[in-house]
RNA sequence: GCCCGUGUAGCCCAAUGGAUAAGGCGUUUCCCUCCUAAGGAAAAGAUUGUGGGUUCGAGUCCCAUCUCGGGUG
Numbered sequence: 001g002c003c004c005g006u007g008u009a010g011c012c013c014a015a016u017g018g019a020u021a022a023g024g025c026g027u028u029u030c031c032c033u034c035c036u037a038a039g040g041a042a043a044a045g046a047u048u049g050u051g052g053g054u055u056c057g058a059g060u061c062c063c064a065u066c067u068c069g070g071g072u073g
Stems, first nucleotide, its partner, number of pairs: 001072005007066001010025003018056001027043005049065005
């Protein structure tokens, strides 16, 4: 250089072009407890890497670009 893949919350991980982007861990608050842990209830946390395009509608499709990983000369 070329080819393939990857990117979604602090971490992990879903979502057939059509719901308010689902869930786990963690965090915060409350209950329980003599205290802690465990257990129970609730809450907050996402411009879906970035910039454009297609579409009535994009995390998903197209183009460019960046990160990381793999293959190849």
A computed fold for a 73-nucleotide RNA from Neocallimastix lanati (nom. inval.), annotated as transfer RNA.
The same sequence occurs in records of 4 taxa.
Rfam family: tRNA.
Its mean pLDDT, the model's own confidence on a scale to 100, is 80.
NCBI's taxonomy places the organism under Eukaryota, Fungi, chytridiomyceta, Neocallimastigales, Neocallimastix.
The RNAcentral record of the sequence draws on ENA and Rfam.